[in-house]
RNA sequence: AGAGUCGAUUGGACAGUCGCUGCCUUCUUUUGUUCGCAAAAGAGGGGGGAGGAAAGUCCGGGCUCCAUAGGGCGGAGUGCCAGGUAAUGCCUGGGGGGCGUGAGCCUACGGAAAGUGCCACAGAAAAUAACCGCCUAAGCACUUCGGUGCCGGUAAGGGUGAAAAGGUGCGGUAAGAGCGCACCGCACGUCUGGUAACAGUUCGUGGCUAGGUAAACCCCACUCGGAGCAAGACCAAAUAGGGUUCCAUAUGGCGCGGCCCGCGUUGGAACCGGGUAGGUUGCUAAAGGCGUCCAGUGAUGGCCGUCGUAGAGGAAUGACUGUCCUCGACAGAACCCGGCUUACAGAUCGACUCUCCAC
Repeated sequence: AGAGUCGAUUGGACAGUCGCUGCCUUCUUUUGUUCGCAAAAGAGGGGGGAGGAAAGUCCGGGCUCCAUAGGGCGGAGUGCCAGGUAAUGCCUGGGGGGCGUGAGCCUACGGAAAGUGCCACAGAAAAUAACCGCCUAAGCACUUCGGUGCCGGUAAGGGUGAAAAGGUGCGGUAAGAGCGCACCGCACGUCUGGUAACAGUUCGUGGCUAGGUAAACCCCACUCGGAGCAAGACCAAAUAGGGUUCCAUAUGGCGCGGCCCGCGUUGGAACCGGGUAGGUUGCUAAAGGCGUCCAGUGAUGGCCGUCGUAGAGGAAUGACUGUCCUCGACAGAACCCGGCUUACAGAUCGACUCUCCAC
């Protein structure tokens, strides 16, 4: 210098004007009053006002209500080991496997000798292997006595395939074959190291072992009650309805303009609780942010100090102007928090790797 890997930060800046929405405060008016004040309206002043993902709603918790003796069936999820955490399917560290020259990255990574299913194309055959090839010792038939045919044997060789029944060699055989042996590999037991996953390979045993696939059914182990802030709690009109008591009472009362007939209807008061509209609350202090120190490889935890940071309810956080720059991406809170995933123009910082060049 070039090409990369990992991690972190930021997400236009400044000024002015006009707005929007909560909060605090001052004054005025009205109403109520237990005379302390409270509520409402108006005017003025001050201060706060989206994100790293507010998103998807995929996991895990807090909170709330309902349900709940215990167990089983069914269903869903998770799946190497250890640790962290309120908890997790998240994170950290480690092991195994794979990729990369490397920094580093990826990994649902229990079980295929419980059972079932599937394995395109090619190939005889995709798992109860004889297509070509090799053999013809034994048995049968024929024979011109050379052999031929039948019955068979054989996974060593060829070919197909992503994958074909441990590999190499020697012995052995009719030809072959773990059929026997040596070495390698494999499985099991043992030993050593490690908390463990696992690794090493000491010793022994077994000819060997049984293709792949479980984000196919399934088996095994573990975990899981349901609904969600429109959860839930409180206050509570007008009108209608319910209950209790008391009063009135049908030759009554009220309405149809006064009267008659006729028709329709059924009263008043007090108290009680439920409940609709509406209002208040839940509501933002959170397992919170930042910093020093300590423990730990780390995730994280502990002590101390410090900060005050949206809370609406059809839903505010905007618009315009000026100056400047690198000309500005993805995107908008709705109970809260921890994760994961997805989207994202540009800029900055740190650690590290490889190649080339120069000294």